[in-house]
RNA sequence: AAUUUAUCCUCGGGGUGCUGAAAAGCUGAGAUGUGAGAAUGAACCCGUUGAACCUGAACCAGAUUGUACUGGCGGAGGAAAGGAUAUUCGGGCGCUU
Numbered sequence: 001a002a003u004u005u006a007u008c009c010u011c012g013g014g015g016u017g018c019u020g021a022a023a024a025g026c027u028g029a030g031a032u033g034u035g036a037g038a039a040u041g042a043a044c045c046c047g048u049u050g051a052a053c054c055u056g057a058a059c060c061a062g063a064u065u066g067u068a069c070u071g072g073c074g075g076a077g078g079a080a081a082g083g084a085u086a087u088u089c090g091g092g093c094g095c096u097u
Stems, first nucleotide, its partner, number of pairs: 005086006011047004017026003032041003053078003059072004
């Protein structure tokens, strides 16, 4: 060594499937552009109050045309921060009643 929430700035972290001949369709905040690839932009989300995201996982159960679709796994392990403003709450001092 007090408490709640939100916004802004800068910096950083992250993922990008499935079905279809195609047109398109499904879920979602997000399924994107360029590139042979490595990668690099945009939008979106997240930054320790951390389920954004990764590992486990070519996992298990249930749905679906199908899928990282839903749930379990998960009180498992990892994982990226500083400042400013306002708000809530608390303390001190002064004034008034």

Source information: TPP riboswitch aptamer (THI element) from an uncultured Rhodobacteraceae bacterium, 97 nucleotides, folded computationally. Its Rfam family is "TPP riboswitch aptamer (THI element)". Rfam describes the family as follows. Vitamin B(1) in its active form thiamin pyrophosphate (TPP) is an essential coenzyme that is synthesised by coupling of pyrimidine and thiazole moieties in bacteria. Its mean pLDDT, the model's own confidence on a scale to 100, is 79.